[in-house]
Molecule: transfer RNA
Organism: Paraconexibacter algicola
RNA sequence: GCCCCAGUAGCUCAGCUGGAUAGAGCAGCCGACUUCUAAUCGGCAGGUCGUUGGUUCGAAUCCAACCUGGGGUGCCU
Numbered sequence: 001g002c003c004c005c006a007g008u009a010g011c012u013c014a015g016c017u018g019g020a021u022a023g024a025g026c027a028g029c030c031g032a033c034u035u036c037u038a039a040u041c042g043g044c045a046g047g048u049c050g051u052u053g054g055u056u057c058g059a060a061u062c063c064a065a066c067c068u069g070g071g072g073u074g075c076c077u
Base pairs, nucleotide, nucleotide: 001073002072003071004070005069006068007067010026011025012024013023019057028044029043030042031041032040050066051065052064053063054062
């Protein structure tokens, strides 16, 4: 250099046959329970879906370039 995979909440991930307000678990905060804590239960908050463009009525999802991480792999002079 080329090829493949991944990038979504603080962390681990789902969603990728384009469709209406983007989800789960853990962590965090509040409350209940408890003598107190833990556990358990209820609730709340947390996201420009890697970046920038494009296609479309509509994009996390499709297309292009780029960025980051991981893996594979060289040829010629």